[in-house]
Notes:
This is a predicted structure of a 362-nucleotide part of an RNA (large-subunit ribosomal RNA, domain IV) from a Gemmatimonadota bacterium. Taxonomically the source falls in Gemmatimonadota (Bacteria, Pseudomonadati).
Context: one part of a larger RNA
RNA sequence: UUACGGAGAAGGAACUCGGCAAAAUGACCCCGUAACUUCGGGAGAAGGGGUGCCGGUGGUACGUGACCUCGCACAGAGGAAGCGGAAACCGGCCGCAGAGAAUCGCGUCAAGCGACUGUUUAGCAAAAACACAGGUGCCUGCUAAAGCGUCUUCCAAGCUGACGUAUAGGCACUGACGCCUGCCCGGUGCCGGAAGGUUAAAGUGAGAGGUUAGUCCCUUCGGGGGCGAAGCUUUGAACUGAAGCCCCGGUAAACGGCGGCCGUAACUAUAACGGUCCUAAGGUAGCGAAAUUCCUUGUCGGGUAAGUUCCGACCUGCACGAAUGGCGUAACGACUUGACGGCUGUCUCCUCCGUAAGCUCG
Numbered sequence: 001u002u003a004c005g006g007a008g009a010a011g012g013a014a015c016u017c018g019g020c021a022a023a024a025u026g027a028c029c030c031c032g033u034a035a036c037u038u039c040g041g042g043a044g045a046a047g048g049g050g051u052g053c054c055g056g057u058g059g060u061a062c063g064u065g066a067c068c069u070c071g072c073a074c075a076g077a078g079g080a081a082g083c084g085g086a087a088a089c090c091g092g093c094c095g096c097a098g099a100g101a102a103u104c105g106c107g108u109c110a111a112g113c114g115a116c117u118g119u120u121u122a123g124c125a126a127a128a129a130c131a132c133a134g135g136u137g138c139c140u141g142c143u144a145a146a147g148c149g150u151c152u153u154c155c156a157a158g159c160u161g162a163c164g165u166a167u168a169g170g171c172a173c174u175g176a177c178g179c180c181u182g183c184c185c186g187g188u189g190c191c192g193g194a195a196g197g198u199u200a201a202a203g204u205g206a207g208a209g210g211u212u213a214g215u216c217c218c219u220u221c222g223g224g225g226g227c228g229a230a231g232c233u234u235u236g237a238a239c240u241g242a243a244g245c246c247c248c249g250g251u252a253a254a255c256g257g258c259g260g261c262c263g264u265a266a267c268u269a270u271a272a273c274g275g276u277c278c279u280a281a282g283g284u285a286g287c288g289a290a291a292u293u294c295c296u297u298g299u300c301g302g303g304u305a306a307g308u309u310c311c312g313a314c315c316u317g318c319a320c321g322a323a324u325g326g327c328g329u330a331a332c333g334a335c336u337u338g339a340c341g342g343c344u345g346u347c348u349c350c351u352c353c354g355u356a357a358g359c360u361c362g
Stems, first nucleotide, its partner, number of pairs: 001357008010348002014346001019343001027051005036041001038176001052093006062084003067079004094098001106341007113333002118130002134174007146160003177328004182258003187255002189251005196246003202240002207235005214227005259277005286320001287317001298314005
């Protein structure tokens, strides 16, 4: 000096991002126990008191019970040796200390999030994340839907679902419970519709081109030029032609979206009210500087001597908002935040002791 333990005057969180760590609490019996509440809880709430040994009541109460008696008794009733053996009260004794060691809850208030018990990043994250019961929508009538399997572009057999059958199975979102869940179908998606428009392969083949048997003209007799049947071939218009798309409807617990400007009341301020533009419709209830508020340490109130955090309000919501759920909520949480009591070497401010190592000498 380090590690691990032990003790500490006065103060008691002044430490620190933060009471991290430590201290404290602790067992059993008795008393007593609030708000709130889904009436189960909350609750070991909180907060108090007691605890050793000896004597007495007392080998008492009580438990167990061989055996005995009555009885027809394997029913029932009565008695009983032995064994075990309190509580409570009264009196006394000792110590600093009686749950004498060890094991062995700190508590309270308020807020956020998630209802809860559970699950998770084996090896930096246990949570507010996942799951959950409950809610809703969609698909599926049974060779069910859905999934697996096979294949690489042609096609399985088979299996799960399920030895189930719509109170079933699958998919998706939400996430106990309570009160609720507003408006928009213009865009995208999905579902339905079929009159019209567009439209593939294919069908059909008007027409056009190439080739040339032939034929006509010219010829320097070598050839050159024109026309051109059939066949073959290269193309090819109109017409017929499904789904899809366009189109017409529906659907938001489908993906999603849910305005601006100006004026106006007998102080001022504000605007119930009016005007105007735009939109598919202009954010309803509830909540709101919030796990969301930039300006911002907003303003006011509370708590502190002093509070960028916290709690209660206000609403000017940069940029909350209703199953991408909204707002509450008892209980629960190794969750997050703030406050208080107790407690302490966290600190003021460090000191001493023990054990082990380090260092020096041998």